[in-house]
């Protein structure tokens, strides 16, 4: 207790002897008899219903309560109310009467029969309160007579009379008592009937033949089609029949502010049910849980022929599950049942056991106590700091616990037996006697902090942090989400927070959620307004008088069981709990009052609304007629090569005359200007002109009706274009289709044709972004301006005025906003349509419609955490405006082809050591790889270490210098060899020990600093202040203007800040100081000559320090700001050139290998020293250079001109020697003092277009220098050799002036040097720019957006394989409903025969 699954076992219903006949068993007693014998006790056995009592029986009475489940049931089942003149009622209770006389059986008993068994049969006595006749007899029902009386009448019919037809039981005791019978009330119980409410589905819309009434029977306790015969043909349904799914109902629980949403365990009321189905019998009551019968499944016994059962009573057991207890005690109390009473029965019940399931109380100590104790763990800046007054100690208390004792508590009231009262059944009293729980609860005494804490959580929500480990792993996880090496989110620890006999998790309902909105929402863009109208039913409806009392509002009566909830008191030591009183139960009926609203009748009005008449008016519709251009087509003229066509074309037409033009003639379809945010119309929608028909609007008048209104579910009608179905047409024009182009492809876009259709009639069909994305009606609520058609009034016309369409723009209100604003999305009223996240989907199934396409209605599995809307604010656009930059053009030299040089990538190696990779890596980090550096291989050595350092102990130097092992590192040996000192040591050195070390390992995504780039781009921000709900705007936008967010104007903005720009440097120009090393005009002197000398500071130069340029003048434009000019002037003219300076921030850009640094690695190594190799490899691939391809040149001779630097371990002249790199002397310069040939150019000479006298790689020889050492691997010189390559594909690079181009010199680094490279310096010296159209990149505005790691964005389809959901599917199987049809248990019914008056027999 899920599972109304299935059940061993024991209990759960009997009782009465005061109804009977008895006498199986106990017990007494009495008699006999045995034994033991203590001679009157003790066993034992027999007799004896006479006695207590009593199994089994016959009888009564009871078993229909009580107790348990919720399977079925959506029903008068339930709840409430209300009826029964339409009824029943055993036992209780009252009145009245009465209880007379007799019979036949049976049962158990006994004695037989069959059967394992349960049972059964047959045959003899017998008893009653058991059954049966007769009598009596009131009521009571029938019949016959009478007839007060009522009716038109058939005839009903009171009172009274007479026939018929029914009763009884006795028992016990001897005053009486309890029964029986019949018959009237009462109570209690029950059984019928109605109003009214009582899940869901309409993708369930019709249902119904005993079905709906009637007349007459039958049957019941009683009404009824409950059932039957006959008649009618009705009945229920949109206010939802039927049908299907689901479910026992209330009282009540739960939640909620209420309204209201969910729920029906415990306890009370009512139903149904008893294994499944069906049916009667007894009885007052059952169609009966522990009865009966049949049938069904199951189970069990058996001798196989047959039997036997029903826990959804109490425990209990199996089996399913996440899950739910004892095979307990007592009948003392409280209740039944029997019985006169004791009493007996009683898993009802009350006690006890089990279970933190739930409540409620109560304890696991209270107080001091700091060295803020050890310890542990924990964090730390190592100082500390938490744990923590927390422990330890030191005082106190004892609920609880546990011994010991007390406590025969209360729940008691009965019953028996005496006795009193009052007067027959109670009421008091006395003894006596009843206690499961139970020696409980309760009380003292003693012990002694003694016996008693745990769960979750700490990212936000949401109180409550930190360390380790882990490293998209492992795992969390209610929602957002955490975890890719520093995780407050994951495991642990410590510490903190709630909560505590508990504390989380899982389910599930309410609320939050106004997220289904009655209270209380919505529909222009966010889901949502039907495509229009007519219109039924329905809602809702103008003024005013009366009426009536249905809704309404009061008051009062009945009822709303009781428990619950609630508010007061009260009793358990308190509290839960429990008891008593009140109010409440918001309902539902009855009886008065009232008349405002609503309703109903009845009357009256004119403003809604209709009608009439009058006036202009419309592209309103339908049907006929007519008309011109225009297209194509035919015939015909003319004319001659083309014509069309396109971004370019081609198919296509054309010498059989096109195209073009002229004339003539056909068809069809459509109406050019007018032509307009005009006008009509419900709405689709309607445009040439005219006739006829037919509808509407609008103003004016106020004649006429009197509310006749509004809306509208079903239904009805219309409903664009595409669509079909006949039948006509067919000029244009074109889905399909065919060809040409285009394109990677082009089942499009663009082109030549073209069918269907467009067009007409008839008839379907029924959608559209059928859109103001706005449903219709009415009333009200500031203005301004066009405009259509009416009408008023002046002064005609303009103008006002008024009415009704049609726009605009705004106020107030209204919205999320956009925006709406008298034509509302504003303030109100009424209906009637839709809407409830997104996707599956307007699909599937089903049902309606269609000829068919298809339409209308309309889900759900699943599956997401979003979709959705205005509006911002950036980023992007193969958008749009302006503008700018060597961005492009216009130029001028390159690159890309060669050959070396470098650098990367790759490969390759023992290692080729790291880093840097698009613009912003690649001659970068590198401003100097042979060792060394170095960080990398490979060997070989050290481990407190190679370098630094504290502290202790030892020893004494260290070091040079020789030898000798050894690749060296290093070890070994000889010699040699100290300062200071307060004499204590000290410095320094080596050893031993300790305590730091050391790492070019990792992590630039853990960082500091610096650095790239965008970009020298003009931008980016703030305070108040206005705007806006809000993000946020505004300033910062416009207009000009500038290299500039530089100004000037305008201006809800006014100011500011960081950038610009200036201020700093260099460079041109001039003026002043100043005068060596620099310069030499003048004066001297000297040389082969030279500023060499002397001497001066004029000039040139050095160095300081000023000054000069501001669109300041002039012209013209321009409000200004500012432009413009062959302008002046001026060295320079609009920033004079160049530098340096780099806004907010972007790119997890670089960099832990320069240097710091957090973390994390490694310690006989990933530290460290030493040789030797590697970073220099080599099929390739790119990048940046140099050198060349020559004659604007190569190569000789000759002859002029800078400037930045730098120099004693160095740069050098000068003299020799070498062809030469270079070597050898001598001098000179620590530098404006010394040194350095400047090249191109320039002028002569040769060379004559060739792989060369271009052009120099490679290679051979030979030298030269630097170094410890040029083998891998240095430069340089001489000599000899003489490759490629003749100006470079597609692309691509730099540059706007003293720049590009080209030319040589310094320097850093550095022993030398791979230096073509890097840095800055001079010499010589252009061409171009029309411009902003395109490309790259950027700024401002603007516009669009589904982007926001922002278009390298974002997102659609397929699809391998794997998961979820649903489908189909040959065939099998298995369940449920409906419909017909067969067959048919049990039992009731009826019907038929024999005896008996019956009962009964047969």
């Nucleotide at each position: 207790c899920u599972u109304a699954c299935a059940c061993a076992u024991g209990c759960a219903a009997g009782u009465c002897g005061a109804g009977g006949g008895g006498a199986a068993a106990c017990g007494a007693c009495g008699g006999g008899g045995a034994a033991g014998c203590u001679u009157g006790c003790u066993u034992c056995c027999c007799c004896g219903g006479g006695c207590g009592u009593c199994g089994a029986c016959c009888g009564g009475c009871g078993c229909a309560c009580g107790g348990g489940u919720g399977a079925g049931u959506a029903a008068c089942g339930c709840g409430u109310a209300u009826c029964c003149a339409a009824c029943c009622u055993g036992c209780c209770u009252c009145u009245g009467a009465c209880u007379g006389a007799g019979g036949g059986a049976u049962a158990a008993c006994c004695c037989g029969u069959c059967g394992a068994a349960a049972g059964u049969c047959g045959g003899c006595c017998u008893a009653a309160u058991a059954c049966c006749u007769c009598a009596u007899g009131g009521c009571a029902u029938c019949g016959u007579c009478u007839g007060c009386g009522g009716g038109c009448a058939u005839c009903c019919a009171a009172c009274g009379a007479c026939g018929a037809u029914u009763a009884a039981a006795g028992a016990u005791u001897u005053c009486a008592u309890c029964g029986g019978u019949c018959a009237g009330g009462g109570a209690u119980g029950g059984g019928g009937a109605u109003g009214c409410g009582u899940c869901u589905g309409a993708u369930u819309a019709g249902c119904u033949g005993g079905u709906u009434g009637g007349c007459g029977g039958g049957g019941u306790a009683a009404c009824g089609g409950c059932c039957c015969a006959c008649c009618a043909a009705g009945g229920c349904g949109a206010c939802g029949a039927u049908c299907g799914g689901u479910a026992g109902g209330g009282g009540u629980u739960c939640u909620g502010a209420g309204a209201g949403g969910a729920a029906g365990g415990u306890c009370c009321c009512c139903c149904a049910c008893a294994u499944u189905g069906g049916a009667a019998c007894u009885g007052a009551g059952a169609c009966a849980c522990g009865g009966u019968c049949c049938a069904a499944a199951c189970u069990c016994c058996u001798a196989c022929g047959g039997g036997a059962g029903g826990c959804a009573g109490c425990a209990g057991u199996g089996a399913g599950g996440a899950a739910u207890a004892u095979u307990g005690g007592u009948c003392a109390a409280u209740g039944g049942g029997c019985g006169a009473g004791a009493g007996c029965c009683u898993g009802a019940a009350c006690c006890a056991g089990c279970c933190a399931a739930g409540u409620a109380g109560c304890g696991u100590g209270c107080a001091g106590g700091a060295u803020g104790a050890c310890g542990g763990c924990c964090c730390u800046a190592u100082g500390g700091g938490u744990u923590g007054u927390a422990a330890a100690c030191u005082g106190c208390u004892u609920u609880u616990a546990u011994g010991c004792g007390g406590g025969g508590a209360u729940a008691a009231a009965g019953u028996g037996a005496g006795g009193g009262a009052c007067g027959u059944g109670u009421c008091c009293u006395u003894c006596a006697u009843u206690g499961c729980a139970g020696g409980u609860a309760c009380c003292g005494c003693a012990u002694g902090a003694a016996u008693a804490a745990g769960g979750a959580c700490c990212g936000g929500c949401u109180a409550a942090u930190u360390c380790c480990g882990u490293g998209c792993c492992a795992g969390c996880a209610g929602c957002c989400g955490c975890g890719g090496u520093a995780a407050u989110a994951c495991g642990g620890a410590a510490g903190g927070u709630c909560c505590g006999g508990g504390c989380g998790u899982u389910a599930u309902c309410c609320g939050g959620a106004u997220u289904u909105a009655u209270u209380g929402g919505g529909u222009u863009u966010a889901a949502a307004g039907g495509g229009a109208g007519c219109g039924u039913a329905g809602g809702c409806u103008g003024u005013u008088g009366g009426u009536u009392a249905a809704g309404c509002g009061u008051g009062u009566u009945g009822u709303g069981a009781a428990a619950u909830g609630u508010a007061g008191a009260u009793g358990c030591u308190c509290a839960a709990c429990a008891u008593c009183u009140g109010a409440a139960u918001u309902g539902c009926a009855g009886c008065g009052c009232g008349a405002a609203c609503u309703g109903u009748c009845c009357g009256a009005c004119u403003u809604g609304a209709g009608u009439g008449c009058g006036c202009g008016g419309a592209a309103a519709g339908c049907a006929g007629g007519c008309g011109g251009a225009a297209u194509u087509c035919g015939u015909u003229g003319u004319g001659u090569a083309g014509c069309g066509g396109u971004g370019a074309a081609a198919u296509g037409c054309u010498u059989a005359g096109a195209u073009a033009u002229g004339a003539c003639g056909a068809a069809g379809a459509a109406c050019u200007c007018c032509g307009a945010u005009u006008g009509c119309g419900a709405a689709g929608g309607c445009a040439g002109c005219u006739u006829g028909c037919u509808g509407u609007a609008g103003c004016g008048u106020a004649a006429c009706u009197g509310a006749c209104g509004c809306u509208g579910a079903a239904g009805c009608u219309c409903g664009a274009a595409a669509g079909u179905g006949c039948g006509g047409g067919u000029a244009u024009c074109g889905a399909a289709c065919a060809g040409g182009a285009u394109u990677a492809g082009a089942u499009a876009c663009c082109c030549u044709g073209g069918u269907a259709g467009u067009c007409c009639g008839c008839a379907c069909g029924g959608u559209a972004a059928a859109c103001g994305a706005u449903g219709g009606a009415u009333g009200c609520u500031c203005g301004c301006u066009g405009u259509g058609u009416g009408c008023u009034u002046a002064u005609u016309u303009u103008u006002a005025g008024u009415a009704u369409g049609c726009g605009g723009c705004u106020a107030a209100g209204g919205g999320a906003a956009a925006c709406c604003a008298u034509u509302a999305a504003g303030c109100a009223u009424c209906c009637c349509a839709c809407c409830u996240g997104g996707g599956g989907a307007g699909u599937a199934c089903g049902c309606c419609g269609g000829c068919a396409a298809c339409g209308g209605u309309g889900a759900a599995a699943c599956u997401c955490a979003a979709a959705g809307g205005a509006a911002u604010u950036g980023a992007c656009g193969g958008g749009g405006g302006c503008c700018c930059g060597c961005a492009c053009a216009a130029g001028c030299g390159g690159a890309g082809g060669a050959a070396c040089a470098u650098g990367u990538g790759g490969u390759u190696u023992a290692a080729u050591u790291c880093g840097a990779u698009g613009a912003u890596a690649c001659g970068c980090g590198a401003g100097g790889a042979a060792c060394c550096u170095u960080a990398c291989c490979c060997g070989g050595g050290c481990u407190u270490g190679a370098a630094c350092u504290g502290c202790c102990g030892g020893u004494g130097c260290c070091g040079g210098c020789a030898u000798g092992a050894g690749a060296g590192a290093u070890c070994a040996u000889g010699c040699u060899u100290u300062c200071c000192u307060u004499c204590g040591g000290g410095a320094c050195a080596c050893u031993g020990g300790u305590g730091g070390a050391g790492g070019u390992g990792c992590u630039g995504c853990a960082u500091g600093g610096u650095u790239g780039u965008c970009g020298u781009c003009a931008g980016c921000u703030c305070g108040u202040g206005c705007c806006g709900u809000g993000a946020g705007g505004u300033g910062u936008c416009g207009g000009c203007u500038u290299a500039a967010g530089u100004g000037c104007c305008a201006u809800a903005a006014c100011g500011a800040g960081c950038g610009c720009a200036a201020c700093c440097c260099c460079u041109g120009u001039c003026g002043u100081c100043a005068g060596u090393u620099g310069c030499c005009a003048u004066c001297a002197g000297g040389u082969a000559a030279u500023g060499c000398u002397g001497g001066g500071c004029a000039c040139u130069c050095u160095g300081g320090u000023g000054a000069u340029a501001c669109u300041g003048c002039c012209a013209c434009c321009g409000u200004a700001a500012g432009g413009u000019g062959u302008g002046a002037g001026g060295a320079a003219g609009g920033u004079g050139g160049g530098g340096a300076u780099g806004a907010c921030g972007u790119c997890a850009a670089a960099u832990c290998a320069g240097c710091a640094c957090g973390g994390c690695c490694c310690u006989u190594a990933c530290g460290u020293c030493c040789g030797g190799g590697g970073c220099u490899a080599c099929a390739c691939a790119c990048g940046u250079g140099u050198u060349a391809c020559a004659a604007u040149g190569g190569c000789g001779u000759g002859u002029a001109c800078a400037g930045c630097g730098a120099g004693u371990c160095g740069g050098u002249a000068c003299c020799g020697g070498g062809c030469a790199a270079c070597c050898g002397g001598u001098a000179u310069c620590c530098a404006a003092u010394c040194a350095a040939u400047a090249a191109a150019a320039c002028a002569c000479g040769u060379c004559u277009c060739a792989g060369u006298u271009c052009g120099g790689a490679c290679u051979g020889g030979g030298g030269u220098c630097u170094g410890c050492a040029a083998c891998c691997c240095g430069a340089c010189c001489c000599c000899a050799c003489g490759a490629a390559g003749c100006u470079g594909g597609a692309u691509u690079c730099g540059c706007u002036a003293g720049u590009a181009a080209u030319c040589g010199g310094g320097c850093a680094u550095c022993a030398g040097c791979c230096a073509u490279g890097g840095c800055g310096c001079g010499g010589u010296g252009a061409a171009u720019a029309c411009g902003u159209u395109c490309c790259c990149g950027g700024g401002c505005c603007u516009u669009g957006u589904a982007c926001a790691c922002a278009c390298c964005g974002c997102c659609c389809g397929u699809c391998a394989a794997g998961c979820c959901a649903u489908g189909a599917a040959a065939g099998c199987c298995g369940g449920g409903g409906g419909c017909g049809c067969u067959u048919g248990a049990a039992g009731u019914c009826c019907g038929g025969a024999c005896c008996g008056c019956a009962a009964g027999g047969a």
Molecule: small-subunit ribosomal RNA
Organism: uncultured bacterium